[in-house]
RNA sequence: GCGAGGGGCCGGAUGGCCGGGGGCGGGUUUCGGCCCGUUCCAGGAAAGUCCGGACUCCAUCAAGGCACGGUGCCGGGUAACGCCCGGGCGGGGUCGGCAUGCCGCCGGUCCCGACGGAAAGCGCCACAGAGAACAGACCGCCGCGCAUGCGCGGCAAGGGUGAAAAGGUGGGGUAAGAGCCCACCGGGGGCCUGGCAACAGGGCCCGCAUGGCAAGCCCCACCGGGAGCAAUGCCGAAUAGGGAUCCCGCCGCGGGACAGGUGCCGCAAGGCAUACCGCCGCAGGGGCCGCCUUGGCCCCGGGAUCCGGGUUGGCAGCUAGAGGGCAUCGGCAACGGUGCCCCCAGAGGAAUGGCCAUCGAACCGGGGCGACCCGGGGAACAGAAUCCGGCUUACAGGUCCUUCGCGCAU
Numbered sequence: 001g002c003g004a005g006g007g008g009c010c011g012g013a014u015g016g017c018c019g020g021g022g023g024c025g026g027g028u029u030u031c032g033g034c035c036c037g038u039u040c041c042a043g044g045a046a047a048g049u050c051c052g053g054a055c056u057c058c059a060u061c062a063a064g065g066c067a068c069g070g071u072g073c074c075g076g077g078u079a080a081c082g083c084c085c086g087g088g089c090g091g092g093g094u095c096g097g098c099a100u101g102c103c104g105c106c107g108g109u110c111c112c113g114a115c116g117g118a119a120a121g122c123g124c125c126a127c128a129g130a131g132a133a134c135a136g137a138c139c140g141c142c143g144c145g146c147a148u149g150c151g152c153g154g155c156a157a158g159g160g161u162g163a164a165a166a167g168g169u170g171g172g173g174u175a176a177g178a179g180c181c182c183a184c185c186g187g188g189g190g191c192c193u194g195g196c197a198a199c200a201g202g203g204c205c206c207g208c209a210u211g212g213c214a215a216g217c218c219c220c221a222c223c224g225g226g227a228g229c230a231a232u233g234c235c236g237a238a239u240a241g242g243g244a245u246c247c248c249g250c251c252g253c254g255g256g257a258c259a260g261g262u263g264c265c266g267c268a269a270g271g272c273a274u275a276c277c278g279c280c281g282c283a284g285g286g287g288c289c290g291c292c293u294u295g296g297c298c299c300c301g302g303g304a305u306c307c308g309g310g311u312u313g314g315c316a317g318c319u320a321g322a323g324g325g326c327a328u329c330g331g332c333a334a335c336g337g338u339g340c341c342c343c344c345a346g347a348g349g350a351a352u353g354g355c356c357a358u359c360g361a362a363c364c365g366g367g368g369c370g371a372c373c374c375g376g377g378g379a380a381c382a383g384a385a386u387c388c389g390g391c392u393u394a395c396a397g398g399u400c401c402u403u404c405g406c407g408c409a410u
Stems, first nucleotide, its partner, number of pairs: 001406010012359007020041009043381001047392002050390005055228004062294005068224005073087005088115001089113010116219002121217002123213003138159002140155006167185006186208001187206003191202004232316004242307007252282004258278001260277002262273004284300005323342008363376005
């Protein structure tokens, strides 16, 4: 320098004119407001609403269990997560080395993993095919009979079908074959070594239990209350805790030293009574959850029709945080500790802007041997709404770091 990958950052700059919102300070006011100064003002995704939370409320928001839902290799991080970091195993791209008839082996780098369990059970594998998990003979191979084409018997090694055919390769054995036997690979069991572990390596034993799917039901481990800032709280507002009619229901006991209604007496103040309405207490009954138990809580009247009052307002929630920057220590890292510094939107139909000028990448045209010069051109995705940690999706261009390979120079 070129090529193939990975990661980070920026993603317009400067000047002028005019305009908007918040904070702080000042001036003024007819108390409605107005003016001045100063300072801050939209993202890496603000998007999706897919996860996890902070916060608020909820009588079933109490405890336990079931159902339901979520996650799923190991270790660590975090407030937490389905996220992040490191590691393991499996698969894939690419480069290099080795090997080479084929299948391949090792290393670097990058990507993906829905990565627990198939000897707990149930279920599915279309079509094709003989046969798809207690399977199986179409073509074929072998033996016998013998009419050369049938019959009987053996086989599942070869071929075919298929996504997949009941371990693979090689050898022995056999009438022909088959883990029938053997070697290696694979599988199962168990031991030793290393590692926190997932796992890795080595040895021993066993012909071996043998497909796939669990983003099929299921089993195992762990986690999970619901709703959401249109949550929620305060102020304001109401002849009014409103009125009329009808239907159904209403088992009681006690209280008038029970404030009311009602009845009686009284000019009135007030007094007396308490059957009924209401009120208080006890008892009894009913209800509240996806389901149950324990513990609790609510109600004792319910329904229909009509008339009528208020509510569409204001304030808070609302931005100082699991916050950011720098340094340093611990850690492979994610991240954590310590010290110092900083305050970086808070609108409320929705502000953070508009215009002009200059510069400005890719790209295009012209000139030049070249360095370069002139002109054109004008850079993406995209706007906060309670906030934060993630994931996913979209994104023109510029710049920095890093891995591998090739080439050149020193």
About this RNA
Bacterial RNase P class A from an Alphaproteobacteria bacterium, 410 nucleotides, folded computationally. Its mean pLDDT, the model's own confidence on a scale to 100, is 75. It was read from a public genome assembly, where an Rfam model found it. Its Rfam family is "Bacterial RNase P class A". The family's RNA type in Rfam is ribozyme. Taxonomically the source falls in Alphaproteobacteria (Bacteria, Pseudomonadati, Pseudomonadota).